Context: one part of a larger RNA
C1' cells in the first nucleotide's frame, strides 16, 4: 500500500461530471396540526411540534386517562424493524415489461382514441394438401396499422407516391380461334428438254416457321381520399424623426406553416438580449423570438406516480481543507 469496519479539533460540498460514498434526520407508537396544487380520489406520514419509563392514587368492566412522585446522559433506554427532509423545470399519464451476462430508461407496453379490412367456408396466419388456428366466436365480433391517460385542440395541400371507385378511349401477353406468306413432301394435269431433271396450276399432308385479325388483368386514362407516404415560397417597395410595416406590387406553387409552443432531450451563429438566483452562475428559472418548432411521425397543458433527468436550498458529515489514530485482515519482506 490492499480489502472490511470504527473514531476525529476548526471548517462544512471548499470534493467532484454530479453530495458518488458517508454520515445525519426520522423511526406506519399516541397526541396536536399540516400549505400550493388538484382529476377532490389526493398531495399527506406534507412539513412541523410535543409525549413515551418505573411506584402510589383517584376514575375505568378493560384499553387506558387524569394527578403525585423516584432516579438516569438518555424511558419505543438492549435486540429487531426504516427510502432524510423542502423548492423548482424537463420526459413519460398511472401499476406494469426489457438488453439472462456492462444500458431498467425519457425505450416497450398501457387503458382510451382512430384508420383499414372481414357478412361467415370471414379476413388473416401456418401448412404441398388433407387440414388446423381465427372460434365452438359472428361486426358491442375478429384481424392489421398508428396514437397513447385526462383537458383543449388536430389548420392548408389530392401536384408526385400509395390505395379506392369507374369506364368510353389509347396500349398490351401466351394459349386457341380463323385467314394468309413461307418451307417440305404424296398425287393429278400442262409444259420445257435427247435424256437426266425443271417449271406453273389443281389438289391432299405437315412445320418448336412466320404475318394480320379476334381476348383479359394491368398501364395510360376519370375521379375520390391524409389520424394514407409525405409537402406546407420568393422579390421590390410604403406611415408627418428615426426604426418597424397593418398595406401594395410582381413572381412562382398542389398548397405556401394556422392554433399553439419556442435559444427547446430541437438554436449553427450562443456564454443571444433582459430579469431572478450567488460575493462571483457557459449549468438553472421566467419572459423576448426570422424557427432546421408544430399539430395522433400528434401540437400545447397536466394532479397523481417515477431505483429516471435538470437547477436549487435546510440538516449532515473524512467528499474535501489534510490529514491522523485504532481493530480485524489477505499478500509481499524480514525474523
Nucleotide at each position: 500500500g490492499g480489502a472490511u469496519c470504527c473514531c476525529c479539533a476548526a471548517g462544512g460540498a471548499a470534493c467532484u461530471c454530479g453530495g458518488c460514498a458517508a454520515a445525519a434526520a426520522a423511526g406506519c407508537g399516541g397526541c396536536c396540526g399540516u400549505a400550493c396544487c388538484u382529476u377532490c380520489g389526493g398531495u399527506a406520514u406534507a412539513a412541523g411540534g410535543c409525549c413515551u419509563g418505573c411506584u402510589c392514587c383517584u376514575c375505568g368492566c378493560a384499553a387506558g386517562a387524569g394527578g403525585a412522585g423516584c432516579c438516569g446522559c438518555a424511558g419505543c433506554u438492549a435486540a429487531a424493524g426504516u427510502u432524510u427532509c423542502u423548492c423548482u423545470g424537463g420526459c413519460a399519464a398511472c401499476u406494469g415489461u426489457u438488453u439472462a451476462u456492462c444500458a431498467a430508461a425519457a425505450a416497450c407496453a398501457c387503458a382510451g382514441c382512430u384508420c383499414c379490412c372481414u357478412g361467415c367456408u370471414a379476413a388473416c396466419u401456418c401448412g404441398c394438401a388433407a387440414g388446423a388456428g381465427g372460434a365452438u366466436g359472428u361486426a358491442u365480433a375478429g384481424g392489421g396499422g398508428g396514437u397513447g391517460a385526462c383537458a383543449c385542440u388536430u389548420g392548408a395541400c389530392c401536384a408526385a407516391u400509395g390505395c379506392c371507385a369507374g369506364a368510353a378511349g389509347g396500349u398490351c401477353a401466351a394459349c386457341c380461334a380463323g385467314c394468309g406468306g413461307c418451307g417440305u413432301u404424296g398425287c393429278u394435269a400442262c409444259u420445257c428438254g435427247c435424256a437426266a431433271g425443271g417449271g406453273u396450276a389443281g389438289u391432299g399432308g405437315u412445320g418448336a416457321c412466320u404475318g394480320c385479325u379476334g381476348u383479359a388483368a394491368g398501364c395510360c386514362c376519370u375521379g375520390g381520399u391524409g389520424a394514407a407516404u409525405g409537402u406546407c415560397g420568393g422579390c421590390c417597395g410604403u406611415a408627418a424623426c428615426u426604426a418597424u410595416a397593418a398595406c401594395g406590387g410582381u413572381c412562382c406553387u398542389a398548397a405556401g406553416g394556422u392554433a399553439g409552443c419556442g435559444c427547446a432531450a430541437u438554436u449553427c451563429c450562443u456564454u443571444g438580449u433582459c430579469a431572478g438566483g450567488u460575493a462571483a452562475g457557459u449549468u438553472c428559472u421566467g419572459a423576448c423570438g426570422c424557427g432546421u418548432u408544430g399539430a395522433a411521425u400528434a401540437g400545447u397543458g397536466u394532479a397523481a406516480u417515477g431505483u429516471c433527468u435538470g437547477g436549487a436550498g435546510a440538516a449532515c458529515u473524512g467528499u474535501c481543507u489534510c490529514g491522523g489514530g485504532g481493530a480485524u485482515u489477505a499478500g509481499c519482506u524480514c525474523g
This is a predicted structure of a 335-nucleotide part of an RNA (large-subunit ribosomal RNA, domain IV) from a bacterium. Its mean pLDDT, the model's own confidence on a scale to 100, is 83. RNAcentral holds the full RNA, with entries from ENA.